A computed fold for a 76-nucleotide RNA from Planctomyces sp., annotated as c-di-GMP-I riboswitch aptamer.
The coordinates come from a structure-prediction model, not an experiment, and the mean pLDDT is 87.
């Protein structure tokens, strides 16, 4: 240093629900709450999903599945 991922440490996020804000919407943001997650960081690149419009275009989801970039730790 890669691969790899523990009945290891030391962290770390945070589903669903609720309340609050905000958006035509899908959905986002804070708070509270945790089903989970070894990348649940981050990219809208390739599927897929879903919203709005209206003739084909514009947006949404990275915790739907591949892809890329980067990062803690060091057991087998």
């Nucleotide at each position: 240093g890669a691969c790899c991922g523990a009945c290891a440490a030391a962290g770390g996020c945070a589903a669903a629900c609720c309340c609050g804000c905000u958006g035509c919407g899908a959905g986002g943001c804070g708070g509270g709450g945790a089903c989970g997650c070894a990348a649940a960081a981050c990219c809208a690149u390739g599927g897929g999903u879903c919203u709005c419009g209206c003739c084909c275009g514009a947006g949404a989801c990275c915790g739907c599945c591949a892809g890329g970039u980067u990062g803690c730790c060091g057991a087998a």
It was read from a public genome assembly, where an Rfam model found it. Of the family's consensus pairs, 95% are formed in the model.